[in-house]
The prediction has a mean pLDDT of 83. This is a predicted structure of a 73-nucleotide RNA (transfer RNA) from a bacterium. It was read from a public genome assembly. Its Rfam family is "tRNA". Rfam classes the family as a transfer RNA.
RNA sequence: GCCGAGAUAGCUCAGUCGGUAGAGCAACGCAUUCGUAACGCGUAGGUCGUGGGUUCAAAUCCCGCUCUCGGCU
Numbered sequence: 001g002c003c004g005a006g007a008u009a010g011c012u013c014a015g016u017c018g019g020u021a022g023a024g025c026a027a028c029g030c031a032u033u034c035g036u037a038a039c040g041c042g043u044a045g046g047u048c049g050u051g052g053g054u055u056c057a058a059a060u061c062c063c064g065c066u067c068u069c070g071g072c073u
Stems, first nucleotide, its partner, number of pairs: 001072007010025004019056001027043004049065005
């Protein structure tokens, strides 16, 4: 330099033909217990890497850039 994959909540990841963003764990609260943990119930947490474009509407489609991983030379 070229090719491919990826970037979404604190962490691990879903979100498949464009239509108001979810799960598990973690955190916090409540309940339970003599108390702790576990189990149960609930709450909060995201300008979807970044800048543009298309569209009534973009995590999703198109282009540039940044970063990570793999391959080729």